Two RNAs folded together computationally: RNase P RNA and transfer RNA, 447 nucleotides in total. It holds a member of the Rfam family "Bacterial RNase P class A".
RNA sequence: GCGGCGGGCCGGAUGGCUGCGCCUCCUUCCAGGGGGCGAGGAAAGUCCGGACUCCAUGAAGCAACGGUGCCGGGUAACGCCCGGGCGGGGAAACCCGACGGAAAGCGCCACAGAGAACAGACCGCCCGGCCUCGGCCGGGUAAGGGUGAAACGGUGGAGUAAGAGCCCACCGCGGGCCUGGCGACAGGUCCGGCACGGCAAGCCCCACCGGGAGCAAUGCCAAAUAGGGGCCUCGCGGGCAUCACGCCCAGGGUCGCUUCAGCCCAGAGGCCCGGGUUGGCAGCACGAGCGAUGCGGCAACGCACCGCCCAGAUGAAUGGCCAUCCAGGGGGCAGGUCCCCCGGACAGAAUCCGGCUUACAGGCCCGCCGCGCCU
RNA sequence: GGGCGAUUAGCUCAGUGGUAGAGCGCCUCGUUCACAUCGAGGAUGUCGGGAGUUCGAAUCUCUCAUCGCCCA
Numbered sequence: 001g002c003g004g005c006g007g008g009c010c011g012g013a014u015g016g017c018u019g020c021g022c023c024u025c026c027u028u029c030c031a032g033g034g035g036g037c038g039a040g041g042a043a044a045g046u047c048c049g050g051a052c053u054c055c056a057u058g059a060a061g062c063a064a065c066g067g068u069g070c071c072g073g074g075u076a077a078c079g080c081c082c083g084g085g086c087g088g089g090g091a092a093a094c095c096c097g098a099c100g101g102a103a104a105g106c107g108c109c110a111c112a113g114a115g116a117a118c119a120g121a122c123c124g125c126c127c128g129g130c131c132u133c134g135g136c137c138g139g140g141u142a143a144g145g146g147u148g149a150a151a152c153g154g155u156g157g158a159g160u161a162a163g164a165g166c167c168c169a170c171c172g173c174g175g176g177c178c179u180g181g182c183g184a185c186a187g188g189u190c191c192g193g194c195a196c197g198g199c200a201a202g203c204c205c206c207a208c209c210g211g212g213a214g215c216a217a218u219g220c221c222a223a224a225u226a227g228g229g230g231c232c233u234c235g236c237g238g239g240c241a242u243c244a245c246g247c248c249c250a251g252g253g254u255c256g257c258u259u260c261a262g263c264c265c266a267g268a269g270g271c272c273c274g275g276g277u278u279g280g281c282a283g284c285a286c287g288a289g290c291g292a293u294g295c296g297g298c299a300a301c302g303c304a305c306c307g308c309c310c311a312g313a314u315g316a317a318u319g320g321c322c323a324u325c326c327a328g329g330g331g332g333c334a335g336g337u338c339c340c341c342c343g344g345a346c347a348g349a350a351u352c353c354g355g356c357u358u359a360c361a362g363g364c365c366c367g368c369c370g371c372g373c374c375u
Numbered sequence: 376g377g378g379c380g381a382u383u384a385g386c387u388c389a390g391u392g393g394u395a396g397a398g399c400g401c402c403u404c405g406u407u408c409a410c411a412u413c414g415a416g417g418a419u420g421u422c423g424g425g426a427g428u429u430c431g432a433a434u435c436u437c438u439c440a441u442c443g444c445c446c447a
Base pairs, nucleotide, nucleotide: 001371002370003369004368005367006366007365008364009363010362012325013324014323015322016321017320018319020038021037022036023035024034025033026032027031040346044357045356047355048354049353050352051351052214053213054212055211057261058260059259060258061257062256065210066209067208068207069206070084071083072082073081074080085099086097087096088095089094100205101204105203106202107199108198109197122145123144124141125140126139127138128137129136130135153171154170155169156168157167172194173192174191175190176189177188178187179186180185218282219281220280221279228273229272230271231270232269233268234267237249238248239247240246251265252264253263254262289308290307291306293304294303295302296301326344328342329341330340331339332338333336376446377445378444379443380442381441382440385399386398387397388396393430401417402416403415404414405413423439424438425437426436427435
């Protein structure tokens, strides 16, 4: 210098004029003036995880349904993140992986092909017989050919009529033991014998997790109105005592089921439709908060201490114009530190956090790999 | 703001792993003097877009887009 890989960050700056939302102060009759704060890395999609609130009477177990899925760690939690293992890609830096179980069971594998899962024999090879010397019949075989996404271990040797895990070596597969590692797993050794194809983002099995709904949740105030109509389920038993309250037993109701506890029994519970109000306050902005430093940890992250307060609307504010500069693009001339023109991506809070995913003009910084040249 | 659902031929829909159909509509021919009806034949698809799983995807998974419904 060229090419590539990974990570982090910014995503216009300053000033003036004029507007908008909230808070606060002053003058004060309406109103006006001063000061302060005012979008994002994704505020987005709503795909996960929570906080918070309400609903189901509480607890345990089970079932159903849904989700996650190598190991260890981080975290409030996660399907996220970090580190590692294994597999794949690359020359490397590095990148990608829904990565438990197919010898628990069921199911599927179209077309082609002889045969597609308790395998099979079309061509071929070999043996025997017949023959009109083209072939035909019977048997053996599965090395070679052919079909297919996939053909029932692979390569080599020995062996044979031809062949074959029939036998042997190595590889692959499975099991036992030893060593290292918390573990996933790796290495070694012995044995087995080819028995066991693929699909679990088909059902399923195993392990773990999960009650439902969502701030238009929910609470309060005000206003309004008639607290309206329909349907369903289960129930009103016995005894003691008595003025009455009550007590006991049995039965029943109440979370999908069971058990226990609680509550209720003269009414209790559930579902649906309709009418009125469409105002205000709270929830609601100090929080798993942000920044600096130090310490622990490979890291994600944690701890300590110091500093900071950082939008709060409810048809929904953060806008517009001008000037100069900074990137960027284009053009002009005689090659200049020149002139002219264009022009700043994606997008915009609505209860709040942690993630993921998707969109994004352009730019900056750091680290690593490879090649070439110079010293 | 929050929660759901749908997307297949011009229209309305079926198809739940094996290469996509039905009805209406459209085109051609016949019937008729002509039209309708009727009869015969025919065309029509990026299965909303993109990735992935699988030998194979309209179908299974993820993601994006568009449209619709419900909630104070």